Predicted 3D model of a 342-nucleotide RNA (Bacterial RNase P class A) from a Sediminispirochaetaceae bacterium. The gene name in the source record is rnpB.
RNA sequence: CAGGCAGACCGGAUGGCCGCCGGCGUCGAUGCACGCUGGAGGAAAGUCCGGGCUCCGCAGGACAUGGCGCCGGGUAAUCCCCGGAGGCACCGCAACGGUGUCAUAGAGAGUGCCGCAGAAAACAUACCGCCAGCGUGCUGGUAAGGGUGAAAAGGUGGGGUAAGAGCCCACCGCUCCUUCGGCGACGAAGGGGGCAUGGUAAACCUCGCCAGGAGCAAGGUCGAGCAGCAGCUGGGUUGUCCGCCCGACAGCUGCGGGUAGACUGCUCGAGGAUGCCGGUAACGGUAUCCCCAGAUAGAUGGUCAUCCGAGACAGAACGCGGCUUACAGGUCGGCCUUUUUU
Numbered sequence: 001c002a003g004g005c006a007g008a009c010c011g012g013a014u015g016g017c018c019g020c021c022g023g024c025g026u027c028g029a030u031g032c033a034c035g036c037u038g039g040a041g042g043a044a045a046g047u048c049c050g051g052g053c054u055c056c057g058c059a060g061g062a063c064a065u066g067g068c069g070c071c072g073g074g075u076a077a078u079c080c081c082c083g084g085a086g087g088c089a090c091c092g093c094a095a096c097g098g099u100g101u102c103a104u105a106g107a108g109a110g111u112g113c114c115g116c117a118g119a120a121a122a123c124a125u126a127c128c129g130c131c132a133g134c135g136u137g138c139u140g141g142u143a144a145g146g147g148u149g150a151a152a153a154g155g156u157g158g159g160g161u162a163a164g165a166g167c168c169c170a171c172c173g174c175u176c177c178u179u180c181g182g183c184g185a186c187g188a189a190g191g192g193g194g195c196a197u198g199g200u201a202a203a204c205c206u207c208g209c210c211a212g213g214a215g216c217a218a219g220g221u222c223g224a225g226c227a228g229c230a231g232c233u234g235g236g237u238u239g240u241c242c243g244c245c246c247g248a249c250a251g252c253u254g255c256g257g258g259u260a261g262a263c264u265g266c267u268c269g270a271g272g273a274u275g276c277c278g279g280u281a282a283c284g285g286u287a288u289c290c291c292c293a294g295a296u297a298g299a300u301g302g303u304c305a306u307c308c309g310a311g312a313c314a315g316a317a318c319g320c321g322g323c324u325u326a327c328a329g330g331u332c333g334g335c336c337u338u339u340u341u342u
Base pairs, nucleotide, nucleotide: 002337003336004335005334007332008331009330010329012307013306014305015304016303017302018301020039021038022037023036024035025034026033027031041313045324046323048322049321050320052318053215054214055213056212065211066210067209068208069207070084071083072082073081074080085104086102087101088100089099090098091097105206106205110204111203112200113199114198127146128145129142130141131140132139133138134137154172155171156170157169158168159167173195174193175192176191177190178189179188180187181186219264220263221262222261228255229254230253231252232251233250234249271290272289273288274287275286276285277284278283308311
C1' cells in the first nucleotide's frame, strides 16, 4: 500500500426569510401580539419476546392449554446478553489450535411413522455370493464380501472355522461401577460387561420449570346542554253538578347520571455524558455535571443563497430493555494475509 474479518461512531453543513407544536417572559395592552427558547431515529419500523404502569378477576389444589429446555453468571425481566462445556461443519499434515453453528432433557414407559429402491426398515430376514451334503438342483449352515438405500443389527486388526460370526483376543466406541478434578455442564484414570438389538420427540408423548385476562381508545378528576326528580311562585284554561284538591303549562332554585368538552395519566426516566473503582466479560458501584419532543386530526415544514464527497433507509403517540428487518456514503481504532522498501 492492497484485500479480508469483526467492532464503535456519524449519516449533508452554514446563513437569510416565511410558517407549525410546546415552555417561559413582557404589555402604551389580551392580540392566534411580541421576544427568548426546546422540537424525531439508529432503526422512531416489524409488534416477535420481556418486565414497568393501569383496570378487572382471584380461598387452596389439581386438570387442561400455551411456552421454555447443556452449565454458571448478568438483569426489573427475558426466547436477551456474557463466560464456559459438549456435538457437528470448515481451515489446518497432525497433536492441537482457530472460526462458525446447534430446540443441546428423555428413543432402558408406551403409541405412531420411516417414500422409492431393496430379500429385509425392526425383537425380522437371505437376492447374488461362501461352505457342506447328496438324488446336480435341491436341502442345510452362514452373514465375512457384493448389491439397495439417508439409514442394514458396533468399527479396525488378528486368531479361529468346512465357510463364517463378539465365537475368542487387542485397541477404539458403547454401557455400568469406583476414584480424582471442576460450583456445574463435564473431563481424566482404573475396573467390570461381549454389546443386552436402527432413526425420528420444531410426531404424539414423558419429565422438569414458567404462565390469570385486557391494554394509555388502560385508567382518574371536573363537567355545559338535554332527559329525570324535588320545592316555591304565578295567572288563565280543561276534567268534575259546583267549589277545593290533584293533574297539565310557564318561570326560578336545588339535586342528578353523565354526553360534548376540559384537565390528568404525559414524559425526570430501570434517563444521559464524563471520570474513577470492582469484574475475563455481560454488568455493577460511586462522584460530578446535564434536562433532552409531548401533539390529540395530530407540530418538527417550505423557500432562497453558498459549499462539498451531492446526502441512503426512513418519521414519535404511555415509557423502557432486547431481538429481527431496511440502510447511499463516510470516520476511527483493532486483528489476519500478501507484496514492496528500510

Its Rfam family is "Bacterial RNase P class A". Rfam's curators write: Ribonuclease P (RNase P) is a ubiquitous endoribonuclease, found in archaea, bacteria and eukarya as well as chloroplasts and mitochondria.